[in-house]
């Protein structure tokens, strides 16, 4: 410098061929239970889908471009 993957909630990853409000688990705050904790039940909050832009009636998803990281190649 060139070629591949990947970037989504603090973290660990879903989300079908583009289509309802982007979801799960863990952690996180409340409640309940319990003498208190843990555990278990409920519940709630947290997301500019890494950033710019495009293309569509409609983008996490296609496409440019540009950070980062990982892996080969020279």
């Nucleotide at each position: 410098g060139c070629g591949g993957c990947c970037g989504u909630a603090g973290c660990u990853c879903a989300a079908c061929u583009g289509g309802u409000u982007a979801g799960a688990g863990c952690a996180c705050u409340c409640g309940c239970c319990u003498g208190u904790c843990a555990c278990g039940c409920g519940a709630g909050a947290g997301g500019u889908u890494a950033c710019c832009g495009g293309u569509u009636c409609a983008a996490g998803u296609c496409c440019g471009g540009c950070c980062g990281g990982c892996c080969g190649c020279g």